[in-house]
Context: one part of a larger RNA
Molecule: small-subunit ribosomal RNA, 3' major domain
Organism: Cyanodermella asteris
RNA sequence: UGACGGAAAGGCACCACCAGGCGUGGAGCCUGCGGCUUAAUUUGACUCAACACGGGGAAACUCACCAGGUCCAGACAUGCGAAGGAUUGACAGAUUGAGAGCUCUUUCUUGAUUGUAUGGUUGGUGGUGCAUGGCCGUUCUUAGUUGGUGGAUUGAUUUGUCUGCUUAAUUGCGAUAACGAACGAGACCUUAACCUGCUAAAUAGCCAGGCUUACUUUGGUAGGUCGCCGGCUUCUUAGAGGGACUAUCCGCUCAAGCGGAUGGAAGUUUGAGGCAAUAACAGGUCUGUGAUGCCCUUAGAUGUUCUGGGCCGCACGCGCGCUACACUGACUGAGCCAGCGAGUUUUCUACCUUGACCGAAAGGUCUGGGCAAUCUUGUUAAACUCAGUCGUGCUGGGGAUAGAGCAUUGCAAUUAUUGCUCUUCAACGAGGAAUGCCUAGUAAGCGCAAGUCAUCAGCUUGCGUUGAUUACGUCCCUGCCCUUUGUACA
Numbered sequence: 001u002g003a004c005g006g007a008a009a010g011g012c013a014c015c016a017c018c019a020g021g022c023g024u025g026g027a028g029c030c031u032g033c034g035g036c037u038u039a040a041u042u043u044g045a046c047u048c049a050a051c052a053c054g055g056g057g058a059a060a061c062u063c064a065c066c067a068g069g070u071c072c073a074g075a076c077a078u079g080c081g082a083a084g085g086a087u088u089g090a091c092a093g094a095u096u097g098a099g100a101g102c103u104c105u106u107u108c109u110u111g112a113u114u115g116u117a118u119g120g121u122u123g124g125u126g127g128u129g130c131a132u133g134g135c136c137g138u139u140c141u142u143a144g145u146u147g148g149u150g151g152a153u154u155g156a157u158u159u160g161u162c163u164g165c166u167u168a169a170u171u172g173c174g175a176u177a178a179c180g181a182a183c184g185a186g187a188c189c190u191u192a193a194c195c196u197g198c199u200a201a202a203u204a205g206c207c208a209g210g211c212u213u214a215c216u217u218u219g220g221u222a223g224g225u226c227g228c229c230g231g232c233u234u235c236u237u238a239g240a241g242g243g244a245c246u247a248u249c250c251g252c253u254c255a256a257g258c259g260g261a262u263g264g265a266a267g268u269u270u271g272a273g274g275c276a277a278u279a280a281c282a283g284g285u286c287u288g289u290g291a292u293g294c295c296c297u298u299a300g301a302u303g304u305u306c307u308g309g310g311c312c313g314c315a316c317g318c319g320c321g322c323u324a325c326a327c328u329g330a331c332u333g334a335g336c337c338a339g340c341g342a343g344u345u346u347u348c349u350a351c352c353u354u355g356a357c358c359g360a361a362a363g364g365u366c367u368g369g370g371c372a373a374u375c376u377u378g379u380u381a382a383a384c385u386c387a388g389u390c391g392u393g394c395u396g397g398g399g400a401u402a403g404a405g406c407a408u409u410g411c412a413a414u415u416a417u418u419g420c421u422c423u424u425c426a427a428c429g430a431g432g433a434a435u436g437c438c439u440a441g442u443a444a445g446c447g448c449a450a451g452u453c454a455u456c457a458g459c460u461u462g463c464g465u466u467g468a469u470u471a472c473g474u475c476c477c478u479g480c481c482c483u484u485u486g487u488a489c490a
Stems, first nucleotide, its partner, number of pairs: 001490002003487003007484002010481004016474002020438005027323003031319004035314002043054002065309005071303001076119005086113001089108002092105003123297002126295003132291001134285003137281003144183003148179002150159003162174001164173002188274005194242002198239004204233004209226007245267001247262006325431001329390007342376002351370003355366004397428001402423006444466008
């Protein structure tokens, strides 16, 4: 100087607590991990920092695993063999999962591409992440880190980097043997909020204007349709800008700052993200890479491809979730409102799909539109609202498990891809000890889109819709930081 303390003092955090909300843990199912089993059930990762993670939803492929069968894509060099033929290919039969001349029988064909031996390449989801790069994660979401000159010390080192107050913050005020600086924090970037001010818009609208329908009380009102040369930009879109600086007032304070009120679209760092220092870990990844050292293997292959199986196997244990246990509900009918998205020719169909018809539905057929602010699409979403039925009964709650049938994707659906219909009607009557997440448009409820995707979400990432209760604090538990202190533990 660190590390540690069942040492003290101070500060901080819903990966801590308090006050609470929703839960998880109990049930059924889905899915990951272990174990067991198995030809194989490929494998990595195991406290936070492994376990709906590997963007890991695997029918084939993927694929690394298992049972088998082909092929060489064995460069290049040297030797041997070799045009009197090195070698290649093949019908049929046998053989085989196989219309693999794989091998055998039988012969034809080919023509220096090859064969054989040695050396040596190459390939490898083979090994080693404890040989590495790069990337990621974590220590660590906290406020921390460093040198120059000066001071102290024999010196390692220390001061600066601090008793206080303050801040989300080593953020500031100040104090001061330090002074002046750098990285990090902040500033910055993205996004959500405001602009009746600017620039505009036949891919966004509004008002005129034609044509037309209904109701009309003569004015008119409510639709439909037309681009046809009118006007405008409030709404929509997106460029340039503006806007908050805690502005003004009051209180506390030396100050920094804090609390309350007013104004304001906005006053928790305006909300939410991104980026993110120094020093580390023998954290993860050789299964992301034509990044890569070394080792192994390299033709009976650990290369590659084909067929089939497996990764899904089930006495059991653990983790993330979905559905529920009903009346604030289930069912039936009606009403009715979003925001993120995405979409076919690269090559020669494969994408998003309206409308009409058929069908109980799933779906099918025929027509169109769209390479997209133009079409799908106002994605007419769900919870929600209204009316009715049910009436507390494992019930009309729940929908597991089975049986039958019909479709769809795909070469292929059995170990049932998925969807639909009918039947079957299990556990579950609110979950022990434990334990997770969370402070406002948040939690929770609700659906939608995208990713994966031929087909398949109970997953993930976003998006909107409805929208609480309770703190606005503390250091008691768990941890982190700083100061003082003890200990030679390094």